Background: Model confidence (mean pLDDT): 90 of 100. This is a predicted structure of a 268-nucleotide part of an RNA (large-subunit ribosomal RNA, domain VI) from a metagenome. The RNAcentral record of the full RNA draws on SILVA. Rfam family: Bacterial large subunit ribosomal RNA.
Context: one part of a larger RNA
RNA sequence: CGUAGGAGACUUGAGAGGCGCUGUCCUUAGUACGAGAGGACCGGGAUGGACGUACCUCUGGUGCACCAGUUGCCCCGCCCGGGGCAUCACUGGGUAGCCAUGUACGGAUGGGAUAACCGCUGAAAGCAUCUAAGCGGGAAACCCACCUCAAGAUUAGGUCUCCCGGGGAGCAAUCCCCCUGAAGGUCCGUCGGAGACGACGACGUUGAUAGGCCGGAGGUGUACGCGCGGUGACGCGCUCAGCUGACCGGUACUAAUCGACCGUGCGG
Numbered sequence: 001c002g003u004a005g006g007a008g009a010c011u012u013g014a015g016a017g018g019c020g021c022u023g024u025c026c027u028u029a030g031u032a033c034g035a036g037a038g039g040a041c042c043g044g045g046a047u048g049g050a051c052g053u054a055c056c057u058c059u060g061g062u063g064c065a066c067c068a069g070u071u072g073c074c075c076c077g078c079c080c081g082g083g084g085c086a087u088c089a090c091u092g093g094g095u096a097g098c099c100a101u102g103u104a105c106g107g108a109u110g111g112g113a114u115a116a117c118c119g120c121u122g123a124a125a126g127c128a129u130c131u132a133a134g135c136g137g138g139a140a141a142c143c144c145a146c147c148u149c150a151a152g153a154u155u156a157g158g159u160c161u162c163c164c165g166g167g168g169a170g171c172a173a174u175c176c177c178c179c180u181g182a183a184g185g186u187c188c189g190u191c192g193g194a195g196a197c198g199a200c201g202a203c204g205u206u207g208a209u210a211g212g213c214c215g216g217a218g219g220u221g222u223a224c225g226c227g228c229g230g231u232g233a234c235g236c237g238c239u240c241a242g243c244u245g246a247c248c249g250g251u252a253c254u255a256a257u258c259g260a261c262c263g264u265g266c267g268g
Stems, first nucleotide, its partner, number of pairs: 001152001005163007015149004021049007033038001051106005059100004066093005071086006110144003117137004164267001165178005179265001184262004188204005209255003212251005218244003225238005
């Protein structure tokens, strides 16, 4: 820009893409078959490999904004207690998120039309013949089915709902004046398990959108201070303490203020 008014939802599916793998074991059955050795088709069940998708309950990884321990130097006058630097100083753990080695799920099933091939009926050619007319069966391949995208599918689809004034000129296309600016959308702001930016989604006081605060979860692992014990290093008690990022809730304290713009007027 188009989709012959504008708008918000929900959709149809032309078309496109994806998937498509397979082992072993049990059973049928030591049956059919076979002198024996051996040993099935068909059907049913179980469990794996590789691959793929999603997710984080579990197992683990990471987790430079969480907690603790420890060393050297410097600083807060000293002690105590802390801070800075040293690869995140080093070490031990670890929430959310992100991950796989973890968890769940997938290939199926069914239908259609077929290939090789197997047939029925059957002449040419009194026989025979699956073929010449006709009719069946038959593959992981093909079409559908399953998953995803999808009406710029210009053949531009469908359904529901919402919105919109007068006057004048002209043969007409159209133009002019006054009023109006709808439905809806955007800007702007607070944000997001959305994201390079646009986009997408949530919210904007009729408010829990983010921060703060409060509570909880989870993590660290028992703080500071004081008391007691010990010559001391240190131990014990108050203390399953103290601290705590992203997690789950609650709460208008802070910030989403006030607003502006786009979009018109019943539609060849």